Large-subunit ribosomal RNA, domain VI from Caloramator sp. mosi_1, 266 nucleotides, folded computationally.
Rfam family: Bacterial large subunit ribosomal RNA. Its Rfam clan is "LSU clan".
The coordinates come from a structure-prediction model, not an experiment, and the mean pLDDT is 89.
Lineage of the source: Bacteria > Bacillota > Clostridia > Eubacteriales > Caloramator.
The sequence was found in a public genome assembly.
[in-house]
Context: one part of a larger RNA
RNA sequence: CGUAGGAAAUUUGAGAGGAGCUGUCCUUAAUACGAGAGGACCGGGAUGGACGAACCUCUGGUGCACCAGUUGUCACGCCAGUGGCACAGCUGGGUAGCCAAGUUCGGAAGGGAUAAGCGCUGAAGGCAUCUAAGCGCGAAGCCCACCUCAAGAUGAGAUUUCCCAUAGCGUUAAGCUAGUAAGACCCCUGAAAGAACAUCAGGUUGAUAGGCCAGAGGUGUAAGCGUCGUGAGGCGUUUAGCUGACUGGUACUAAUAGGUCGAGGG
Numbered sequence: 001c002g003u004a005g006g007a008a009a010u011u012u013g014a015g016a017g018g019a020g021c022u023g024u025c026c027u028u029a030a031u032a033c034g035a036g037a038g039g040a041c042c043g044g045g046a047u048g049g050a051c052g053a054a055c056c057u058c059u060g061g062u063g064c065a066c067c068a069g070u071u072g073u074c075a076c077g078c079c080a081g082u083g084g085c086a087c088a089g090c091u092g093g094g095u096a097g098c099c100a101a102g103u104u105c106g107g108a109a110g111g112g113a114u115a116a117g118c119g120c121u122g123a124a125g126g127c128a129u130c131u132a133a134g135c136g137c138g139a140a141g142c143c144c145a146c147c148u149c150a151a152g153a154u155g156a157g158a159u160u161u162c163c164c165a166u167a168g169c170g171u172u173a174a175g176c177u178a179g180u181a182a183g184a185c186c187c188c189u190g191a192a193a194g195a196a197c198a199u200c201a202g203g204u205u206g207a208u209a210g211g212c213c214a215g216a217g218g219u220g221u222a223a224g225c226g227u228c229g230u231g232a233g234g235c236g237u238u239u240a241g242c243u244g245a246c247u248g249g250u251a252c253u254a255a256u257a258g259g260u261c262g263a264g265g266g
Base pairs, nucleotide, nucleotide: 001152005163006162007161008160009159010158011157015149016148017147018146021049022048023047024046025045026044027043033038051106052105053104054103055102059100060099061098062097066093067092068091069090070089071086072085073084074083075082076081110144111143112142117137118136119135120134164265166178167177168176169175183261184260185259186258187203188202189201190200191199208254209253210252211250212249213248214247215246217243218242219241224237225236226235227234228233
């Protein structure tokens, strides 16, 4: 821009893409078959491999500053306690998120038309013949079925709901312009989203983010004081103190104020 008014929501599916794999074991059955050795079809069940998708409850990885320990040095006058730098100084752990080695799920079943092949009926050609007319069965393959996208499918589809039929200029015609309706956007707070855009959650009739409160989870028992020890240090107060992303709550802060677009149709 189109989809012959303007919107919001829900959809149909022409078409396109994805997937499509397979082992072993048990049973049927130590059956059929076979002199024996051996050993099935068909059918039923269990459990794997590889591959794929989703997810983070579990097992773990990461987790650039969440907690603790610790070395050297500098600073805060000193002690104590802290901070800076040294690869994040090093080391031990670790929430959310992301992830796999973790968890769950998938290939199926079924239908249609067939290939090779196997047939029925059957002439030409009194027989025979699956074929010439006609009719069946038959594959991990084909078309459906399963998952995803999809009306720019210009063949532009459908359904539901909302807004209504203003003003000015115009041969009062086509049309142009303006302000509006439903609605949308700008702008702002953001994340289940994200390169930008978009999407999604919100914008005071508000829990959208931050802060604060409470909790979860993490770390592992802070500082100060007391006490024991000559001391390094131990013990008590203390399952303490601190705490990024998680959960719930709470308008304290910021989403204020405002602007723009947007129908007049048959």